[in-house]
This is a predicted structure of a 531-nucleotide part of an RNA (small-subunit ribosomal RNA, 5' domain) from an uncultured Gammaproteobacteria bacterium.

Context: one part of a larger RNA
RNA sequence: GAUUGAACGCUGGCGGCAUGCCUAACACAUGCAAGUCGAACGGCAGCACGGUGUAGCAAUACACUGGUGGCGAGCGGCGGACGGGUGAGUAACACGUAGGAAUCUGCCUCGUAAGAGGGGGACAACGAGGGGAAACUCAGGCUAAUACCGCAUAGACUCGAGAGGUGAAAGCUGGGGAUCGCAAGACCUGGCGCUUUGAGAUGAGCCUGCGUCCGAUUAGCUAGUUGGUGGGGUAAAGGCCCACCAAGGCGACGAUCGGUAGCUGGUCUGAGAGGAUGACCAGCCACACUGGGACUGAGACACGGCCCAGACUCCUACGGGAGGCAGCAGUGGGGAAUAUUGGACAAUGGGGGCAACCCUGAUCCAGCGAUGCCGCGUGUGUGAAGAAGGCCUUCGGGUUGUAAAGCACUUUAGGUUGGGGAAGAAAUCGUACGGGCGAAUAUCCCGUGCGGAUUGACGGUACCGACAGAAUAAGCACCGGCUAACUCUGUGCCAGCAGCCGCGGUAAUACAGAGGGUGCAAGCGUUAAUC
Numbered sequence: 001g002a003u004u005g006a007a008c009g010c011u012g013g014c015g016g017c018a019u020g021c022c023u024a025a026c027a028c029a030u031g032c033a034a035g036u037c038g039a040a041c042g043g044c045a046g047c048a049c050g051g052u053g054u055a056g057c058a059a060u061a062c063a064c065u066g067g068u069g070g071c072g073a074g075c076g077g078c079g080g081a082c083g084g085g086u087g088a089g090u091a092a093c094a095c096g097u098a099g100g101a102a103u104c105u106g107c108c109u110c111g112u113a114a115g116a117g118g119g120g121g122a123c124a125a126c127g128a129g130g131g132g133a134a135a136c137u138c139a140g141g142c143u144a145a146u147a148c149c150g151c152a153u154a155g156a157c158u159c160g161a162g163a164g165g166u167g168a169a170a171g172c173u174g175g176g177g178a179u180c181g182c183a184a185g186a187c188c189u190g191g192c193g194c195u196u197u198g199a200g201a202u203g204a205g206c207c208u209g210c211g212u213c214c215g216a217u218u219a220g221c222u223a224g225u226u227g228g229u230g231g232g233g234u235a236a237a238g239g240c241c242c243a244c245c246a247a248g249g250c251g252a253c254g255a256u257c258g259g260u261a262g263c264u265g266g267u268c269u270g271a272g273a274g275g276a277u278g279a280c281c282a283g284c285c286a287c288a289c290u291g292g293g294a295c296u297g298a299g300a301c302a303c304g305g306c307c308c309a310g311a312c313u314c315c316u317a318c319g320g321g322a323g324g325c326a327g328c329a330g331u332g333g334g335g336a337a338u339a340u341u342g343g344a345c346a347a348u349g350g351g352g353g354c355a356a357c358c359c360u361g362a363u364c365c366a367g368c369g370a371u372g373c374c375g376c377g378u379g380u381g382u383g384a385a386g387a388a389g390g391c392c393u394u395c396g397g398g399u400u401g402u403a404a405a406g407c408a409c410u411u412u413a414g415g416u417u418g419g420g421g422a423a424g425a426a427a428u429c430g431u432a433c434g435g436g437c438g439a440a441u442a443u444c445c446c447g448u449g450c451g452g453a454u455u456g457a458c459g460g461u462a463c464c465g466a467c468a469g470a471a472u473a474a475g476c477a478c479c480g481g482c483u484a485a486c487u488c489u490g491u492g493c494c495a496g497c498a499g500c501c502g503c504g505g506u507a508a509u510a511c512a513g514a515g516g517g518u519g520c521a522a523g524c525g526u527u528a529a530u531c
Base pairs, nucleotide, nucleotide: 001531002530003529004528006527007526008525009524010523013376014375015374016373017372018371019369020368021334026332027331028330030329031328032327035078036077037076041074043071044070047069048068049067050065051064052063053062054061055060085287086286087285094212095211096210097209098208099207100206103204104203108200109199110198113196114195115194117151119149120148126141129138130137131136158165159164171192172191173190174189175188176187179186180185213259214258215257220250221249222248225247226246227245228244229243230242231241232240262284263283264282265281266277267276268275269274289310290309291308292307293306312323313322314321315320340366342365343364344363348362349360350359351358352357379409380408381407382406389400390399391398392397413472415467416466419464420463424458428453429451430450431449432448433447434446435445436444475520476519477518478517479516480501481500482499486515487514488513489512490511496503497502
C1' cells in the first nucleotide's frame, strides 16, 4: 500500500447493489418448513344443494335419504432419497484431473417390438364387544379396488450342450352415427394409465494412474494380513465374506503412529514466480441428539421414517408413554460480534393431479445493521467597512477571511398537499382456419389468427410532473522525523505520549487545552488478520 463475513471508539443525510453466529455439531418454548390424487376404491363423519315424510295457514322446524357438489378418516398410487441446513468427522479413491469395465437406473424420449384373456381369496374403513389415565391396543363379524394371489399366453430375457424349464398385466375417463340391448351397457373412437421388451437420455454404484498439510523428539508396520483354488454374497469386479493351500504384502521416493484439516472452481495479495485462504455463489463429499441396525423402495441404511441402546428434556392415574431447529423465524447460553416469531405463491422452479387446482420459510419480496462497494447531497453567484468576536503580536499590525452578514438566485436529495404512472403476465377461455388420430363436421391434441374476461406479494413501487423554502443534513484523525500540516498558555522526568527513533527535570512545534493548519470524508481512526 492492498484486503476483510470483521469488532471497538467518536460521528452519522439519502439511495442502489451486495452481505450478516467466524464462538457452543450447546440446549431449545411457540408457529410454520411435504404433500397430493374422488379421473384407482369401498364409502359418507362434517359443510352445501336437492328429494321424501311429519307438524304447521305460512315462514319454518324435525326426521329420513350418497341423489348431487364435494370430502374428514380409511384402502391404494406417486412424492416424502429432491429442494433447504451444517462442517462435527475425514489425510481418504474424500476431492481434483485423466482413464477404465464387471453394473443398475422410477419419471422422460422413440410412429422400438408385442400384449392387456380368464379366475380366486383376503384386509382396513364400518358395525358390535373388551382393555388403558394417556399413547394406543386386543380378539371376533361384513366389504371394494389400478391392493394381493393363482391359471392361460411368451417374441425377447434368463438357466441349460440340447431337449426343455422358469416367468406378466388393470383398469379409469371424454365423445359418438348405424346395429344389439328393458336398462346399465355391448360396439366404435380419443386421452390417461398397466405388463413384457430393445435402444437412448439422465442419475447413481465400482476400479485405476497422478496430485493434495505438519511432525523422525513417531522406524519399523501387518494375520483376512499378501496371493491362489473353490464357493457364498451383491445390481456389479473384488478377502467383500467363508473353507483349504502357499508365505507373503507395505516402508527412508517416509510405511506405521501422533497432530491439524471437509476438497475444488475460486478469493485476497503480488510485476510475476509465489504466499495466504476456501464467508457469500457453484460442483463433489460427509453428517442430522450420541452409537448401532435393518425395513420399504428405481433410488436411503433415510434431517422433519422405523427398531434397539445411551445421555438429556417433558407428561403420567406410577402401570407406562412422548421428543430431537446443523430447515425459516425466534429464545436462553457462549461471545468483541452477526438480523424479523414479516408478506406472497404474482414470477422462476419443485411434488401431486387429465385438468381446475392444492402444497412449497425452495424462491421472490419487504424489515433491521454505514458491514462493504458504488452514486448523490449538505447549496450557487456576488460580497472589503477586509465588520464584530477569537488567537497571536515587535502594539505598527497579522490571522481566522469572501469566511460571515448583506444582496441576487437555484431546489438535486428530503418534505408536503396531492396528481399521473409502467415493466416484471407468460399462461387461461371462446371462436375461425390448417394439421394429427378417427367412419365422423364428435371428443381430444398441436400450430396460427381474431375476440373477451380476468391473474402482481413487492406497491400506488420505479419513473414523470407540481408546490414551498437555504430551508432538514459534517465529522474524524493528525500537525518532532519517517509524514502533508505551528504558534500561545498550562504542566515541570510530574501528569502524560509513543508504530520505530524517542519526548517531559521552568520558555516542550512530541504531554494537556486553545487558535491556526494538513489529510480523508458519511465516514474517520484504532485493534485483529493475510499478502
The prediction has a mean pLDDT of 83.